Notes
Predicted 3D model of a 160-nucleotide RNA (FMN riboswitch aptamer (RFN element)) from Vreelandella maris.
RNA sequence: CAAAGUUCUCAGGGCGGGGUGAAAGUCCCCACCGGCGGUGAUACGGCCUUUGAACCAGGCCGCUAAGCCCGCGAGCGCUCAAGCAAGCAAUUGCUUGAGGUCAGCAGAUUCGGUGAGAAACCGAAGCCGACGGUGAUAGUCCGGAUGAAAGAGAACGGCA
Numbered sequence: 001c002a003a004a005g006u007u008c009u010c011a012g013g014g015c016g017g018g019g020u021g022a023a024a025g026u027c028c029c030c031a032c033c034g035g036c037g038g039u040g041a042u043a044c045g046g047c048c049u050u051u052g053a054a055c056c057a058g059g060c061c062g063c064u065a066a067g068c069c070c071g072c073g074a075g076c077g078c079u080c081a082a083g084c085a086a087g088c089a090a091u092u093g094c095u096u097g098a099g100g101u102c103a104g105c106a107g108a109u110u111c112g113g114u115g116a117g118a119a120a121c122c123g124a125a126g127c128c129g130a131c132g133g134u135g136a137u138a139g140u141c142c143g144g145a146u147g148a149a150a151g152a153g154a155a156c157g158g159c160a
Stems, first nucleotide, its partner, number of pairs: 005156006016030004031140002033129002035072004044062006067127002075105002077102001078099009109125005131143003
């Protein structure tokens, strides 16, 4: 010091103002928010080339940079199993568990600028957001959730 393995820790933000109404952080107008990994022409720092020294430029490294580019997670759905309930039965409902070699919902971006090159930079305009609950329809309230988890980190470990 590399891989496997083990343990532990961490791992989501947001309704403020006005209107209507019996009632709305749920509707309408204005507002606010953006998980994880990758990519990446950005910003910052360092080094090298160059120079008398430096700037610029070029190269390399570190770090950083996307809600809507590629993937992933959670949730819902779907499939399977078990239990319970209803039913003559077929079957249906509820609960629990397993499955991602089930992607179905897997959401949502364009224009202008710069440039050799933009899905990523700058500017502008737009768009998206599980399920259940609710005095009224929820990305922002309450709940499952003191949960789960993409993953991040630390310690141990370990060849010569």
Of the family's consensus pairs, 100% are formed in the model.